Predicted 3D model of a 73-nucleotide RNA (transfer RNA) from a Candidatus Aenigmatarchaeota archaeon. Its Rfam family is "tRNA". By type it is a transfer RNA. The organism belongs to Candidatus Aenigmatarchaeota, within Archaea.
RNA sequence: GCCGCCAUAGCUCAGCUAGUAGAGCACCUGACUUGUAAUCAGGGGGUCGAGGGGGCAGAGCCCUCUGGCGGCU
Repeated sequence: GCCGCCAUAGCUCAGCUAGUAGAGCACCUGACUUGUAAUCAGGGGGUCGAGGGGGCAGAGCCCUCUGGCGGCU
């Protein structure tokens, strides 16, 4: 320098034949316990790496950039 893949909640990920964002863990509150842990019940938290385009509408399509991983030279 070139090519490919990835970027969604604090973490690991799901959701991409377009219809408006979820799971587990973590966190908070309560119950239980002498207390902690475990268990049970409930709850908060992201508008999808950034910018632009297309479109009635997108995280999912197109372009550019940034970061990460891998390959080639």